The RNA shown here (small-subunit ribosomal RNA) has 1513 nucleotides and comes from an uncultured prokaryote. The sequence is in RNAcentral, with records from ENA. The coordinates come from a structure-prediction model, not an experiment, and the mean pLDDT is 82. Its Rfam family is "Bacterial small subunit ribosomal RNA". Its family is annotated with ribosome and structural constituent of ribosome in the Gene Ontology.
[in-house]
């Protein structure tokens, strides 16, 4: 930073961006430097090498070859005292590898060793005497396949042994002194005891010896012995530090200590015998799991966290287990013995082996290199030295594995080339990029130089200084694996050298095409269902770059384990409550100590690393030098404020004593009245009871009701109160006894005795359990009745058992103020209430002031995510305890523990999700509430629903019955008019640049136009002829236009998508609402304004108000209608005058009327009500009165509402067809269902006749007077009228007269037959009308439902649009002309406020559980298979130790000798003892028929439990 929401704040998890790596994988790959490279199988290993060296310790001693001699058999010399081997010495315990084991004094750090050792080296002084006997090599013999032996004989030593000497060391004894941790240490002197040695080499020749080589001897060097000391390196002991699990709580017999003995270099139960009974553990013993530790490394601001490759220190290991030997040092990687597994050889009798050394092989694995060169350097072993050895090491090779550096060119270059991509077709972009031109030469290639640097030294010889040959200085000579390498130079060519990932947000970077919830992507959120910046490709871009991505892991971000640095009222989280132990913590003053603390000094804290500075490789990485750091531990002396230890005090914390008052505090006993029920008796009669309504039930065997009496159990009305008491649970009639606590007053006593409290112990509602009582009422289970779509296993009713009650014992949960306990401070804030004290007051009270302790409400600061808390804190602090760390799985499983059981306490994991959650906001919704409105109900009038017909729709049918519209808001709707046309549908027949429109190109060229004929249903096809021989228009005479044919791009589509769209429309709704700016409030979403009090038709207006204003709506402005005035007076009108049959004409314009302009109505006036308001009510005047009536006018938005078939339009689709033309058919079908209408059912009527009164319209392809014909529709003539002039045109209902007399009728007119008229090319499918005849259903319509509040409903005609014709529909006009509204409880819709919410796709919402299916992990499970480990026993290898002395033995003693002795050895025996075996436990892991729940899974089943009063809170 992203992600929970419509949005917000918070809590909280998940995820990303960073850094790192011994990495691996994918794509790609030019060079160099410096590093690094089996993390897995401590799996198994072929082959080679990795530890030897010394002849200046010793004896012995070849051969090849060369050469000489020779009797030719051989011999001598050189090779050579060489090689090889042996004795002996030193080394082999270092170096190198690995991390299995080990949770330990293993490691780190600091100490101790007065409890120890130390080869080689150094320092010091001293010594090195004199003898002896063997043995390997070798030779001979011999066994064996081999490996290896055996016997006999010879020989040397710095090999082995005896004796001498002993200053010192060591051992025991005893004396004196000093120190001391009282254990001991140490100094001085004494006598006693046993213990040493080895020579070699060079030089010298005075003396002696001589085998004449030399030796003794002298000298130098070197070795050797004993000793003191040093240095170095080990051993041992101790303090402190660093992993997890308590679902491991008790462990321990050599165990803990002592004494004696043994053993070790050394202390020690290290071992042994005896004695005692201890030792360890909640500060985590024991057990289990995991792990080499550290310096460091990675990360991080740090504190921390993770890690322990390379380098360095320590430890452990060397096939597995055990053991010792040798040695200064090992229980020994390249030594030995035994056992085991494995591999190899074998003649089957026996033998050999140990790469976790360097290379290398197989195997395992995602994965890790050459069977290289050299001892030149550094280091090591041996040697006097030369030197030898050294897979340590130095180098090279392989690997982009990492870090660092360099390059893949530089400049110029616009026709902005070609090409790609895209496009609004103009262009844009790749892009100065390329090409081209001019340069450069890092690097790679070739040539040359470079014996560069790396070398300093050793040795030899000489020199200087020196006592010196040591040591130092100088000179000369020799030595290089890397390597002809680094580097330098010359030369040629831009020549050989760029990829990878990403481009929805986080996160830098966008377009096109393909795909169509497919294929796929994805770190999280999430993309994909036909316009995908998210998939795949392309172009372009972004980021890094010889690399780039992915995966894995660690830290970070994560304050998400919080010491630094978190929390717990509601988000996860306060233990149900009390009491007490350990522990933690603690009042005031005083003096001491110095453990903590603070500052200083000092020792240590290895080096490397990190950091700083400087330096060396051309730079850097890398390397070197110096500094700093190493935050730690030890020691020393010092300080004394704070904490602490121990001391003596104080009184305010705490407690005790004393005097009061309050209380449902607890336990036990006794008593009381009301009520319910039951029993007995009386009165009394048919019901009672119960519910929404009923029924079950009770009752004529007498209920209910009522009166009297009795029985029994349980609970205690009123008082009674956010009143009291208690730690909590909890406690309620009255009274007695016993008893706990709190509180107030006074101030006598103790003197910090306090607070908290892990474990422990106790208390702990209801329900439940065991056995016993009791049982009135109530009442799980159960039964019956209702309710219901349901057997509803519920809610309601009638019954009813456990239980509820008592006494004893268990259980131990809910336990809420969802707020642990204590103490202090912070409004001398308000207002109640309970108990006590003081003051004032009163006869006594009450009111009042004040104080202490409780208990409530409101509220400031402060706190809080908000809500809220607020001296009873959730404020500010201290101290102690408990608890939390995403949701689910789960308070589940397993284990343990408690319980009689039910169950409680403790308490996981796998797996799964990206949320789960808190508070608040705006909406929406509620079978929540309040207020208000509307023909919403009610009150009325008339209808629909029943009949026939018309019309639309569904359905069905059909070749087709074209398409759309579907609750209100589709259904006499699109359609203001389907016979053809329309027409989109079907059948059939035609056409293909097309029926219509426009373009380009050339070309054919001809035309165009007219008339025929044939086929045909027509369209059309075919055909003949005329016309034209510039036909028409223009002409600059070239041509252009026009028409036809051809070709090409294209036309065309009522084809799809109204869920890609524009436009238009419907609807809520003519409802009163919807918003904005600024300000204010709130962390914020938002709120306020717009809410409130009134009022209105209205968010209309007024008042109030942290709001003040404004916009779209309302209203008004517009049209029409109602009154008047004025202007004008034809086609209109006619009062007066004249005239006529007639406003017919003259005349007139007064009136009507027409159509222009004005006036008028504004709650303006009066009265009342009202808040002095707005407004309402009444009245006057007025044609009209409170919007006068009607219309037009439709806010923000909602419904992915309707329309691609009005039109426009993106995308997709068709192109001899989904285009287009034509004929016929269909849209008109018909068992049926629905909507909308017409006509009726009749007397308020029908029929016949007579007589009146309109408005608004329309008319030249027309309206058509009048005349005439026809019963009529209509026909034939025909005047007038382009209309206030003429016509349609008769208005009808009405009125008057007559008739019908209640019938299926003189009602009603469907249907059908016949005959006609008109329109039209044409009325068959399929028109309207007329006449004659026919005369169906229908007698007022079930459930249900619609319209209407006044010139309205109802009823009556008239006109118009469409239109050739066709109207019961639609639109418009006038005539006649009502009834009713108490009212707002209810139904429906709407508005405002409020409330709840788990809804926001917004209740047509959300959501729970069983069942069914699939998959996943997991518990139980008869058992079964492993691994680890304990106990008991058997057996017992090698080996040490002990013992033994029959056997064997050179050195010493004795002895003439034989022999004996001392001592040693083989063998035997014993203790211990590894693997092994038997028995028996424990822990853990795998598998397991079956079984339990859990999780997950677009559209399964059943119900509807929760969210609203969720319909029973």
């Nucleotide at each position: 930073a992203g992600u929970u929401u419509g949005a917000u704040c918070c809590u909280g998890g998940c995820u990303c961006a960073g850094a790192a790596c011994g990495a691996a994988c994918g794509c790609u790959g030019g060079c160099g430097g410096c590093g690094u490279g089996c993390u897995u199988a401590a799996c198994a290993c072929a082959u080679g090498c990795a530890a030897g060296u010394c002849g200046c310790a010793c004896g012995a001693g070849a051969a090849a070859g060369u050469u000489c001699c020779u009797u030719c058999g051989g011999g001598g010399a050189c090779g050579a005292g060489u090689a090889a081997a042996g004795u002996g010495g030193c080394g082999a315990a270092u170096g190198g590898g690995u991390g299995a084991g080990a949770a330990a004094c293993a490691c780190g750090u600091g100490g101790a060793u007065a409890a120890c050792c130390u080869a080689c080296c150094c320092u010091a002084g001293g010594g090195u005497c004199u003898g002896g006997g063997a043995u390997a090599a070798c030779a001979u013999u011999u066994c064996g396949a081999a490996a290896g032996g055996a016997a006999u004989g010879c020989u040397a030593a710095u090999a082995c042994c005896g004796c001498a000497u002993a200053g010192g060391a060591c051992c025991a004894c005893a004396g004196c002194g000093g120190c001391u941790u009282c254990g001991g240490c140490u100094g001085c002197a004494g006598g006693g005891g046993g213990a040493a040695a080895a020579g070699g080499u060079g030089g010298g020749c005075c003396a002696c010896c001589u085998u004449c080589g030399g030796g003794u001897c002298c000298u130098a060097c070197u070795g050797u012995c004993a000793u003191c000391g040093g240095a170095u390196g080990a051993g041992u002991c101790c303090g402190c530090g660093g992993c997890c699990c308590a679902u491991u709580a008790g462990c321990u017999a050599g165990u803990u200590g002592g004494u004696g003995g043994g053993g070790u270099a050394a202390c020690g139960g290290c071992c042994u015998a005896c004695c005692a009974a201890g030792g360890c553990g909640a500060c985590g013993a024991u057990g289990g799991g995991u792990a080499g530790c550290u310096g460091g490394u990675c990360u991080g601001a740090g504190a921390g966290g993770a890690u322990g490759a390379u380098c360095a220190g320590c430890c452990a290991c060397a096939c597995u287990g055990g053991g010792a030997c040798u040695g200064a040092g090992a229980c020994a990687c390249g030594g030995c013995c035994c056992a085991g597994a494995c591999u190899c050889c074998u003649a089957c009798g026996g033998g050999a082996g140990g790469c976790a050394g360097c290379a290398g092989u197989g195997g395992g694995g995602a994965a890790u290199u050459u069977u290289g060169c050299g001892c030149a350097a550094u280091g090591g072993g041996c040697g006097a030295a030369a030197g030898c050895c050294u897979g340590a090491c130095g180098c090279a090779g392989c690997a982009a594995c990492g870090c660092c550096g360099c390059g893949u060119g530089a400049g110029u270059g616009a026709u902005g080339a070609a090409g790609g991509u895209u496009u609004u077709c103009g262009g844009a972009u790749c892009g100065u990029a390329a090409a081209g031109c001019u340069c450069u030469g890092u690097c790679a290639g070739a040539g040359g130089g470079g014996a560069a640097g790396a070398a300093c030294a050793u040795c030899u010889u000489g020199u200087c200084g020196u006592c010196a040959u040591g040591c130092c200085u100088c000179g000369c000579c020799c030595u290089g694996a890397c390597g002809g390498u680094a580097c330098c130079u010359c030369u040629u060519c831009a020549g050989a050298a760029a990829g990878c990932a990403c481009u929805g947000g986080c996160u830098a970077a966008c377009u096109c095409c393909g795909u169509g919830c497919c294929a796929g992507c994805a770190g999280c959120c999430g993309c994909g269902g036909u316009a995908a910046u998210a998939c795949g490709g392309a172009g372009a871009g972004u980021g890094c770059a010889a690399g780039c991505g992915u995966u894995g892991u660690u830290c970070g971000g994560a304050a998400u384990u919080a010491u630094u640095g978190g929390g717990c009222g509601u988000a996860a989280a306060g233990g149900g409550c009390g009491u007490c132990u350990a522990g933690g913590u603690g009042g005031c003053g005083u003096a001491u100590c110095a453990a903590g603390u603070c500052a200083g000094a000092u020792g240590u804290g290895a080096a490397a690393u990190c950091c700083c500075u400087c330096g060396g490789c051309u730079c850097a990485a890398c390397c070197g030098a110096g500094g700093a750091c190493c935050u730690g531990c030890g020691u020393c002396g010092a300080a004394a404020a704070c904490u602490g230890c121990a001391g003596a005090g104080c009184u305010u914390g705490a407690g005790c004593a004393u005097g009061g008052g309050a209380g449902a505090g607890g336990a036990a006993g006794g008593c009381g009245g009301a009520a319910u029920u039951c029993c007995u008796g009386g009165u009394g009669u048919a019901g009672c009871g119960g519910u929404g309504a009923a029924a079950u039930g009770c009752g004529u065997a007498g209920a209910u009701a009522u009166c009297a009496g009795g029985a029994g159990g349980a609970a205690c009305a009123c008082c009674g109160g956010u009143g009291g008491c208690g730690a909590a649970g909890g406690c309620g009639g009255c009274u007695u006894u016993c008893u706990g606590g709190a509180u107030c007053g006074c101030a006598a006593c103790u003197g910090a005795c306090g607070c908290u409290g892990a474990g422990g112990c106790g208390c702990g509602a209801a329900a439940g359990c065991u056995a016993g009582g009791g049982g009135a009422g109530c009442a799980a289970a159960c039964a019956g009745g209702a309710u219901u779509a349901g057997a509803a296993u519920a809610c309601c009713c009638u019954g009813g058992u456990a239980g509820u009650c008592c006494a004893c014992g268990c259980c131990g949960u809910a336990a809420c103020g969802a707020u642990g306990a204590a103490c202090a401070c912070u409004a001398g804030g308000g207002u109640g209430u309970g108990g006590g004290g003081g003051g004032g007051g009163u006869u006594g009270a009450a009111u009042c002031c004040u104080u202490c302790c409780g208990u409530g409400c409101c509220g400031g600061a402060g706190c809080u995510a908000a809500c809220g808390c607020g001296u009873u804190a959730a404020g500010u602090a201290u101290c102690c305890c408990g608890c939390c760390u995403g949701g689910g799985g789960a308070g589940u499983a397993c284990g343990g523990u408690c319980g009689c059981a039910a169950g409680g306490c403790u308490g996981a994991a796998a797996c799964u999700c990206a949320a789960a959650g808190g508070a608040a906001u705006u909406g929406a919704c509620g079978g929540g509430g309040g207020c208000c409105c509307g023909c919403a109900c009610a009150a009325g009038c008339g209808g629909u629903g029943g009949a026939g017909c018309a019309u639309g729709u569904g359905g069905u049918u059909u070749a087709a019955u074209u398409c759309g519209a579907c609750g209100c808001a589709a259904c006499g709707c699109g359609a203001a008019g389907a016979a053809c046309c329309u027409u989109a549908c079907c059948u059939g027949g035609g056409c293909u640049u097309g029926a219509a429109c426009a373009g380009u190109a050339g070309u054919u060229c001809g035309u165009a136009c007219c008339u025929u004929a044939u086929g045909g249903a027509a369209a059309c096809a075919u055909u003949a002829g005329g016309g034209c021989c510039u036909u028409c228009u223009c002409u600059u005479c070239g041509g252009a236009g026009c028409c036809g044919g051809u070709a090409c791009a294209c036309a065309g589509g009522u084809g799809c998508u109204g869920c890609a769209u524009g436009g238009c429309u419907g609807u809520c709704g003519u409802c009163a609402g919807c918003u904005c700016g600024u300000g204010u409030c709130g962390u914020g979403a938002g709120a306020u304004g717009u809410u409130g009090g009134g009022u209105u038709a209205a968010g209309u207006c007024c008042c109030g108000c942290a709001a003040c204003g404004a916009g779209c709506g309302c209203a008004a402005c517009c049209c029409u209608u109602g009154u008047c005035c004025u202007u004008a007076g034809u086609u209109g009108c006619c009062a007066u005058c004249a005239u006529u049959a007639a406003g017919u004409u003259g005349g007139g314009c007064a009136c009507u009327c027409u159509a222009g302009g004005g006036a008028g109505a504004c709650u303006g006036c009066c009265g009342g009500u009202g808040u002095c308001a707005a407004a309402c009510c009444g009245g006057a005047g007025g044609a009209a009165g409170g919007u006068g009536g009607g219309g037009a006018u439709g806010a923000c938005g909602u419904c992915a509402a309707g329309u691609c078939c009005u039109c426009a339009u993106g995308g997709c689709c068709c192109u001899u067809a989904u285009g287009u033309c034509c004929a016929g058919g269909g849209c008109u079908a018909c068992a049926c269902a629905c909507g909308u209408g017409c006509u009726a059912c009749a007397a308020u009527g029908g029929u016949a006749g007579u007589u009146a009164c309109a408005a608004a319209g329309c008319g030249u392809c027309g309206c058509g007077a009048c005349c005439u014909c026809g019963c009529g529709a209509g026909g034939g003539g025909a005047a007038g009228c382009c209309a206030a002039u003429c016509g349609c045109a008769a208005a009808a209902a009405a009125a008057c007269u007559a008739u019908c007399u209640c019938a299926g009728u003189c009602c009603g007119g469907a249907u059908u037959g016949g005959a006609g008229u008109c329109u039209g090319c044409a009325a068959c499918u399929c028109g309207a009308c007329u006449c004659c005849a026919u005369g169906a259903a229908g007698u007022c319509g079930g459930a249900a439902u619609c319209g209407c509040u006044a010139g309205u409903a109802a009823u009556c005609c008239u006109g118009g649009a469409u239109c050739a014709g066709c109207a019961c529909g639609c639109c418009a006009g006038g005539g006649u002309g009502a009834a009713u509204a108490c009212g707002u409880u209810c139904c429906c819709g709407g508005g405002c406020c409020u409330u709840g919410u788990a809804c926001a796709c917004a209740c047509c919402g959300c959501c729970c559980g069983u069942c069914a299916c699939a998959c996943c992990a997991u518990g139980g499970g008869a058992g079964u298979u492993g691994u680890u480990u304990g106990g008991a026993c058997c057996a017992g290898a090698a080996g040490u130790c002990g013992u033994u002395a029959g056997c064997c033995c050179a050195a010493c003693c004795u002895g003439c000798a034989a022999g004996g002795g001392a001592g040693g050895g083989a063998g035997g025996c014993g203790c211990c003892g590894a693997a092994g075996g038997u028995c028996u436990g424990a822990a853990u892991a795998g598998c397991g028929a079956c079984u339990g729940g859990g999780g997950u899974g677009a559209a399964g089943u059943c119900g509807u439990a929760a969210c609203a009063a969720g319909g029973u809170a």